[in-house]
The RNA shown here (small-subunit ribosomal RNA) has 1501 nucleotides and comes from Olea welwitschii.
RNAcentral holds the sequence, with entries from SILVA.
């Protein structure tokens, strides 16, 4: 200290999510010691059993045992003190004097301690023991006897209290001891220490909880208490709280602390310490110093248990412990030895307080599980490139140790306080001996995040904190081996704090990402100019009180260290009290002009009332006219001969106000526009003159507030939601358009209150560079060139004159207006510097630097939706959640890619043949089949793999047959092999006989061939082209792709590669934050076009000579061919353009602007095509998917559809004659001559290993007949015969040939292909493969030989620049809404069934307190009744539970219903995103299956 994910890639914003630390945990697996520590967080749920409070005999009665007696010793159920109010639990209640601080008093205080005093005299009783007696019991009745340190009386002394003063009220007990003395009682005063009460200040949510209060608030009297008070109560006044958040609701002991954090803060409040609450639930009072009392009383109400049914017992939230809950929390221990604590004079006794051990790795903290040496790097497991690596010095094995651990001996401290006393504990330590012996686990490993491979799985099983993984090569699943990580733990889950500046005081933000109120007045409240004074509340500074202890921190000590534990300090920001200071803020008091406000004159579509007026629509009248009009893309309803439109007078309506007009003005906003007129409100200048801070913002409140709506009432021309027709259209509840129209729009009173009410940018001050424009106003200097005034031309206007006017000429300057140039305030805009921004972009009219004061934001969606409430007539507005669901939504910029605009291309257009239709050949689909093998399927499949399927070939199918195989290596035995007869079969293949004995040798054997076994192993045109090389199609012969260095820019990128020209060209110039290279063009190569040199046979060409000839002779000039030079380079000229590049043009040249063709194919795109060319991973067959054989198939055939052929005719066919190529092949061959045949062919065989010889005739073409416009003398298709030729074989299923036969088709719809010059079109000629051939195919060769292009509008492909985008798998994108199923969470809902409050009435238990002769009463009076005083009964107020009543709040359910959200490949359309095909979107209103359409208004996003 940060990291992962939004993206093709970047920055922002934002949200999820991880790393860390913590626990009173808790599960999974695992598991040696020991210290300290800490264990019901859930049901304040129910409890069996035991024990948690007693104690005094030195208060008193009484039992028992001993004793003659006197006593002595012992026990203690009762009387009696004293404690049972502490100590121990718990966390239900409690939002308040409960707790924390920090203060105060009007009060009480047992026991203990200090100090003064005092205790005279009586008396009656009632327990218990001990009788009777009721009842099961629990527990009573009833008579008797008795005691005190229980009780009660009388003095009135000491004291207090009341009261002005008289006066009145009013204490005490003894016991032990042989004594000294002790303990006790009483009554005062003082402290200690505890306790009541009262006060400031802090202490959690929700305004969708706004008003709450009736003893409530205050007095006064009385009463009451220990004391103050409405603490009661009777009169009284009507106060009392509350936006600084009351009341209700909901949570919830508080604190010192803990634990996160850097701190501010945030969480939390177990153990320990304080304080308060409670004790089954509610009540309630007695005793006492103290309680309304955990193990005390009384009531009532549950629940449990006893019972003889009459009636009793009971309260573990003491310790243990059982059930029940629950993820979950422990022994029915030992001890009063210590420490403390009742009670005792003490000895002593009680104490689940507390000391201890036990159980639990619950948690912190220290140790071991072993050290050193040890490669043959063993076995073994795993991984391999098969060599080897790793686990690994790791083990084995030498050798040493002894924390732990058995065993054996010795043993404490804790004990104070002479002895005696130890539960723990024979612990804890210390010695001795024995033996490496008794002791390693969890998770993890794709990234965040240290660790990596192999096997099985095969979007399955599974994993996951997030992002993802998983569809046959998974580092992400399972298992393995290694490997990292902590380690007696380890990893999971839940919670909390941090990260998180993601609620921001420290420390954020609202132009576009969530966020400024649609505008403006103004309370309340925050904040506020400039001097000077006074106070001291804030502030500051010094003292000083407390803020329990523990704990934290820091420095020592001690347990071997550490945890733990102990001393001592520090600290403790907070309240409080005292002394001061006087700069700032407040306060008090004077004063000041600079904020701020008051009076006049200019300016502008600022409100609001009235009045008038012209242009235009419409309807309507009246005239002329006569057939259409109107409307689109093109139609059509519709209007017109009943006279439309057209055009001309009249008339009436209602709404809006052309130029002028702008970047204008002007209001808080909406918002305002013809002209005059009166009226009213606020800015600005400007010139003085007054007030004296009067300010500024602004939560609730008010106010106005487009347009749609809504009431009630006018009006109603044109345009018009809605509706109704017309068109489009697959629909068209829509666009566009047309006929029709109502609401509305307008006016008048009212109401709604919303908008993309926007500068998406609150309001105020101040301060920080400039340029340039406008408007409103003032002002310097200069000036008269402008205006203004006459006049001419010209328009324009009337019947004409007149009038009138922009620009321009001319003349004229006297008086005004003002203008240039400048420069003050104000107010609109542009450009732009520092600065700001995530970047766009702001940028003195901030989004920049400051300050004040308000609104609002916190991940998408769910949703501005529910419920609730306020509000409106009513649509609706205003407030405004949760549950579920996603990782992710979003903003700006960048590149691409699509969709529109400039270059350009046989891409359109001009034009030429053409397909499309006939016949026929080929190929595909379907279909058919035993089988029709199989790849190829928009261009970039389809006369393509295939340059040639009758067997073969061949992969298909029947059928027959083999199994180390038909081919390859290796082993082993055998024999050369080849060869000839022959039997059986459809062939493979089985069988029989014969012949034969080779070659090389180092003499050992070895090649090569056949054969026979056994096993490794052969084979595979079987899968997969989506694992792959490798080759190829395509974009595209498009001109592009890229990098180095530098540079802008946070970054993805930019730039260079862009702009001006220009080219076929990112060719070439030229400007330029680029400067340069690479790959592509383009040149180099090949062909072909001219020449020259050379070289001259098979060739040329001359002569001779033949019936012909390579037959001869001497040549190479020409053809020719072969070789090797030259030639073309915008070089020359000239226009032109920027003095470029370049383009025109023109000369010369064979050839001119790449001279023409080819090879040649950037970066990449398309999971293109190909595993059947051939290589290959990896899966699969292995007596079969392999391999031989016959036979069939690939050749089928209702049909569709591609590529060709021939044609359909006279620019033509037939038939005769004639003439002229190139380029090719050829010895298993070309095949010449002669002969035969009508002919395909036969026979014969010259020549030729090729410029020789052969194939070979070239054909369209000339000329000549004939035919004459027709289904022909066109066409050739089908058929029947008859023959030839290859081949083992021509049936399926081959070519040729005679003669015969003689469809179809007469130029071809929609529609679509190819070509721009030696090109298209026609015309033959060759080759390869090939025994032969289904070739009209493919490729090569020549020989005749055109037309047309104006130009780039639109449709098509590339490229390049612009814009725009919700796309990036990239428009075959990506997205909306209804419907249909599923599944889940939630709203209404007649209702129903819980809980909690509060309210009012009846009843009214105990009980305090009060009345009260109705009973009865030892003490004291008093002779005696009697009286004081008690005690019972009852009456009364109060008064818990319960009962009724009718409310509020809240949870659970519920038929039915409403929408949301999620779901794989359903359905319906295409509303958005390019100008998304009607630009989107906001608000209203209406409308439509559905997204949506549609009026009105606004907004550019």
């Nucleotide at each position: 200290a940060g990291a992962g994910u939004u993206u093709a890639a970047u920055c922002c914003u934002g949200g999820c999510u991880c790393a860390g630390g913590a626990u009173g945990a808790a599960c999974a697996c695992u598991g040696g010691u020991g210290g300290c520590a800490u264990g019901c967080u859930u049901a304040a749920c129910a409890c069996a059993u035991g024990c948690a409070a007693g104690u005094c005999g030195a208060a008193c009665g009484g039992g028992a045992a001993c004793u003659a007696g006197u006593g002595u010793u012992u026990c203690u159920a009762a009387u009696g003190g004293u404690g049972g109010a502490c100590g121990a639990g718990u966390g239900a209640g409690u939002g308040a004097c409960a707790u924390g601080c920090a203060a105060g008093u009007a009060c009480c205080u047992g026991u203990c301690c200090u100090u003064a005093g005092g205790a005279g005299g009586g008396a009656a009783a009632c327990a218990a023991u001990a009788g009777c007696u009721g009842g099961a019991a629990a527990u009573g009745a009833u008579a008797g006897c008795u005691a005190a340190u229980a009780u009660c009386c009388c003095c009135g002394u000491a004291g207090g209290c009341u009261g002005a003063g008289g006066a009145g009220c009013a204490a005490a007990a003894g016991g032990a001891g042989g004594a000294a003395u002790c303990c006790g009682c009483u009554c005062g005063a003082g402290a200690a220490g505890g306790g009541g009460c009262u006060u400031g200040c802090a202490u959690c949510u929700a305004a969708a909880u706004a008003g709450c209060u009736a003893g409530u608030u205050g007095g006064u009297g009385a009463g009451g208490u220990a004391a103050u008070a409405g603490c009661u109560u009777a009169c009284u006044a009507a106060g009392g709280u509350a936006a600084u958040g009351a009341u209700c609701a909901a949570u919830a002991g508080c604190u010192a602390g803990u634990c996160c954090g850097a701190g501010a803060g945030a969480a939390u409040g177990a153990u320990c310490a304080a304080c308060a609450a409670c004790a089954c639930u509610g009540g309630g009072a007695c005793u006492g110093a103290g309680a309304c009392a955990c193990g005390g009383c009384c009531c009532a109400a549950a629940c449990u248990c006893c019972u003889a049914u009459g009636g009793a017992a009971g309260g573990c939230a003491g310790c243990a412990g059982u059930g029940g809950g629950a993820a979950a929390u422990u022994u029915a221990u030992c001890g009063c030895a210590a420490u403390a604590g009742a009670c005792g004079a003490a000895a002593g006794c009680c104490u689940g307080a507390u000391g201890g051990a036990g159980c639990a790795a619950u948690g912190c903290c220290a140790c071991a599980u072993g050290g050193a040496g040890g490669u043959a790097g063993a076995a073994g497991g795993c991984c391999c490139a098969u060599g080897g690596g790793u686990c690994g010095u790791g083990a084995a094995c030498u050798u040493c140790u002894u924390u732990u651990c058995c065993u054996a001996g010795a043993g404490a401290a804790g004990a104070a306080g002479u002895a005696a006393u130890g539960a723990c504990g024979g612990u804890a330590u210390c010695u001795g001996g024995g033996g490496a012996a008794u002791a390693a686990g969890c998770a993890u490993a794709g990234g965040c995040u240290a660790g990596c491979u192999c096997u099985g799985u095969g979007c399955c099983a599974a994993c996951a904190g997030c992002c993802a993984u998983g569809g046959u090569a998974a580092g992400a699943c399972u298992g393995a081996g290694g490997a990292u990580g902590c380690a007696a733990g380890c990893g999971u889950u839940a919670u909390u704090c941090g990260a998180a500046a993601u609620g921001a005081u420290u420390g954020g933000g609202u132009g576009u990402a969530a966020a400024g109120c649609a505008u403006c007045u103004a309370u309340a409240g925050g904040u506020g100019g400039c001097u000077u004074u006074u106070u001291a509340a804030g502030u500051c500074u010094g003292c000083u009180g407390u803020c329990a202890a523990a704990u934290c921190c820091c420095a020592a000590g001690g347990c071997u260290c550490a945890a733990u534990c102990c001393u001592g300090g520090a600290a403790a920001g907070g309240c409080g009290g005292u002394a001061g200071a006087a700069a700032c803020u407040a306060c008090c008091a004077a004063g000041c002009u600079g904020g701020a406000g008051u009076a006049c004159a200019g300016u502008a579509a600022g409100g609001g009332c009235a009045u008038a007026g012209g242009a235009g629509u419409u309807u309507u009248u009246g005239g002329u006219g006569g057939a259409g009009u109107g409307g689109u893309g093109a139609a059509a309803u519709g209007c017109g001969u009943a006279a439309a439109g057209a055009u001309c007078g009249g008339a009436a309506a209602g709404a809006a106000c052309a130029c002028c007009a702008a970047c204008g003005g002007u209001a808080a906003a909406a918002g305002c526009a013809c002209u005059c007129u009166a009226u009213u409100g606020g800015g600005c200048c400007a010139a003085c003159a007054c007030u004296a801070a009067c300010a500024u913002u602004g939560a609730g409140a008010g106010a106005g507030g487009a347009a749609a709506g809504c009431u009630a009432g006018g009006g109603g021309a044109g345009a018009g939601a809605a509706u109704g027709g017309g068109a489009u259209u697959a629909g068209a509840u829509a666009c566009c358009c047309c006929c029709a129209g109502u609401a509305g729009u307008c006016c008048u009173a009212g109401u709604c209150g919303u908008a993309a009410a926007u500068g998406a940018u609150g309001g105020a001050u101040a301060c920080u560079a400039g340029g340039u424009a406008c408007u409103g106003u003032g002002u310097g200097u200069a000036u008269c060139g402008a205006c203004c005034c006459g006049u001419g031309c010209a328009g324009u206007g009337u019947u004409g004159u007149a009038g009138c006017u922009a620009a321009c000429g001319c003349g004229u300057u006297a008086a005004g207006u003002a203008u240039c140039c400048g420069u003050g305030c104000a107010g609109u805009g542009u450009u732009g510097u520092a600065g700001c921004u995530a970047a766009c972009g702001c940028g003195u009219u901030a989004a920049g630097u400051a300050u004040c004061c308000u609104g609002c934001c916190u991940g998408g969606g769910g949703a501005g939706u529910a419920c609730g409430u306020u509000u409106g007539c009513a649509a609706g507005a205003a407030u405004g959640a949760a549950a579920c669901u996603c990782a992710a939504a979003g903003g700006a910029a960048u590149u691409g890619a699509c969709a529109g605009g400039g270059c350009u291309a046989c891409a359109g257009a001009a034009g030429c043949a053409g397909u499309g239709g006939a016949g026929c050949a080929u190929g595909u689909g379907g279909u058919u089949u035993a089988a029709u093998u199989u790849g190829a399927u928009g261009c970039a499949a389809a006369g393509u793999g295939a340059a040639g399927a009758a067997c073969c070939u061949u992969a298909c199918c029947a059928g027959g047959g083999c199994u180390u195989g038909a081919c390859a290596u290796g082993c082993c035995a055998u024999g050369a092999a080849u060869c000839c007869u022959u039997u059986u079969g459809a062939a493979a293949g089985a069988g029989a006989g014969g012949g034969g004995u080779g070659u090389c040798u180092u003499c050992g054997g070895g090649a090569a061939c056949g054969c026979a076994g056994a096993c490794a192993c052969a084979g595979g045109u079987g899968g997969u082209g989506c694992a792959u090389g490798g080759c190829u199609a395509u974009c595209a012969c498009c001109a592009g792709u890229u990098c180095g260095u530098g540079u802008c820019g946070u970054a993805a990128u930019g730039u260079g590669u862009u702009g001006g020209g220009u080219u076929a060209a990112g060719u070439c110039c030229c400007a330029c934050a680029a400067c340069g290279a690479g790959u592509g063009c383009a040149a180099c190569c090949c062909u072909u076009g001219u020449g020259u040199u050379u070289a001259g046979u098979u060739u040329c060409a001359a002569u001779u000579g033949u019936u012909g000839a390579a037959u001869u002779u001497g040549g190479a000039a020409c053809c020719c061919u072969g070789a090797a030079c030259a030639a073309a380079c915008u070089a020359c000229u000239g226009g032109u353009g920027a003095a470029a590049a370049g383009c025109c043009a023109g000369a010369g040249g064979a050839a001119g602007g790449u001279g023409a063709g080819g090879a040649u194919g950037a970066c990449g795109u398309c999971a293109a095509g190909u595993c059947a060319u051939c290589a290959u991973g990896c899966c699969c067959c292995u007596u079969a998917u392999g391999c031989c054989c016959u036979g069939g198939g690939c050749g089928a055939c209702a049909c569709a559809u591609g590529u060709g052929c021939u044609a359909c005719a006279a620019u033509g066919g037939c038939c005769a004659g004639g003439a002229c190529a190139a380029a090719g092949g050829a010895u298993c061959a070309c095949g010449a001559u002669c002969c035969c045949a009508c002919g395909a062919g036969g026979g014969u065989g010259a020549g030729c290993u090729a410029a020789c010889c052969c194939c070979a005739a070239a054909a369209a073409c000339c000329c000549g007949u004939c035919c004459u416009c027709a289904g022909u003398u066109u066409g050739a298709a089908u058929u029947a015969u008859a023959g030839g030729c290859u081949a083992c074989a021509a049936c399926u299923c081959g070519c040729c040939u005679g003669c015969a036969u003689g469809a179809a088709g007469u130029u071809g719809g929609a529609a679509u292909c190819g070509c721009u010059a030696g090109u298209a079109a026609u015309u033959a000629c060759c080759a390869g493969u090939c025994a032969g051939c289904c070739a009209u195919a493919u490729g090569g060769u020549g020989g005749u030989g055109a037309a047309u292009u104006c130009a780039u509008u639109c449709a098509u492909g590339g490229g390049c620049c612009u814009u725009g985008u919700a796309c990036a798998c990239a428009u075959c994108g990506u997205c909306c809404a209804u419907c249909a199923c599923a599944c889940u969470a939630u709203g209404g809902g007649a209702g129903c069934u819980g809980g909690c409050c509060a309210u009012g009435c009846c009843u009214g238990a105990a009980g305090u307190c009060a009345u009260u002769a109705c009973c009865u009463u030892a003490a004291c009076u008093g002779c005696a009744a009697g009286a004081a005083g008690g005690g019972g009964g009852a009456u009364g107020c109060c008064g818990a539970a319960g009962g009724c009543a009718g409310g509020g709040c809240u949870a659970g359910u519920a038929a039915c219903u409403g929408g949301a959200g999620u779901g794989a490949a359903g359905u319906c359309g295409u509303a958005a995103u390019a100008a998304g095909g009607u630009a989107g979107c906001c608000g209203u209103a209406u409308u439509g299956g559905a997204a949506g359409g549609u009026a009105c208004g606004g907004c550019u996003a």
The prediction has a mean pLDDT of 82.